[in-house]
């Protein structure tokens, strides 16, 4: 890189380097940024997917946070493609693909 399953409006920032972009991609639309984007670094911190522990056994509930990841602006920033609804230039819901992340497997 790939396939399976699970999630996916909840939660969680200061410093340093650095010095212009950034929120996947493409469009559009918002919106963050020299009052310092991306990168990386220290430290704190969220959250519980793997883990530990106890009840319970289909499997689920509870607890913990050392370890292995992730994550710590904005719903995955939001819209695209389907279908329902509705006061129909739109809007609300729902599902699909897409991506993230974590476990498994080749």
């Nucleotide at each position: 890189a790939u396939g399976u399953u699970a999630u996916u409006a909840a939660g969680a920032a200061a410093g340093g380097u650095g010095g212009a972009g950034a929120g996947a991609a493409u469009a559009g639309a918002c919106u963050c940024u020299g009052u310092g984007a991306a990168a990386c670094c220290u430290u704190g911190g969220c959250a519980a997917c793997c883990u530990u522990c106890g009840c319970u056994u289909u499997u689920g509930c509870g607890a913990a946070a050392a370890g292995g990841u992730g994550c710590u602006a904005c719903a995955u920033u939001c819209u695209a493609c389907u279908c329902g609804c509705c006061u129909u230039u739109g809007g609300c819901g729902a599902g699909u693909g897409a991506g993230a992340u974590a476990a498994c497997a080749a």